[in-house]
A computed fold for a 101-nucleotide RNA from Thiohalomonas denitrificans, annotated as TPP riboswitch aptamer (THI element). The RNAcentral record of the sequence draws on Rfam. NCBI's taxonomy places the organism under Bacteria, Pseudomonadota, Thiohalomonadales, Thiohalomonadaceae, Thiohalomonas.

RNA sequence: AACACCGGCUAGGGGUGUCCCGGGGAAUGAUCCGGGGCUGAGACAGACCCUUCGAACCUGAUCCAGUUAACGCUGGCGUAGGAAAGCGGUGCAGAAACACC
Repeated sequence: AACACCGGCUAGGGGUGUCCCGGGGAAUGAUCCGGGGCUGAGACAGACCCUUCGAACCUGAUCCAGUUAACGCUGGCGUAGGAAAGCGGUGCAGAAACACC
C1' cells in the first nucleotide's frame, strides 16, 4: 500500500410491484383510503439498498423460457447500453520493502 472492517463522517444515486377484502367513487372500470397475503434488504419506511473493484437501479421490455392465485416471482437477455465518491479511523503492521550505521 492493496485489502477488510466501522450501529464511521460528508455528499450523492435508487425502487416502491402483485393479489385479495372492506370503504369512498360517474359504470363490472380508473383512481383514492384502510387492512391483509406473496416476493424482497426495502413494496412510502424516513427506513433499506447502492456509489466506478459500480447487476443498487434504469433502458432494451407491452422481450424470451419456466413457475405462480398473481407479479422482475425465478432464470435468460448480461464479458448489451447506461448508472451515483470523497474523506477519516482501526486492522493488516512497526509486517514487508528500501536506505543508512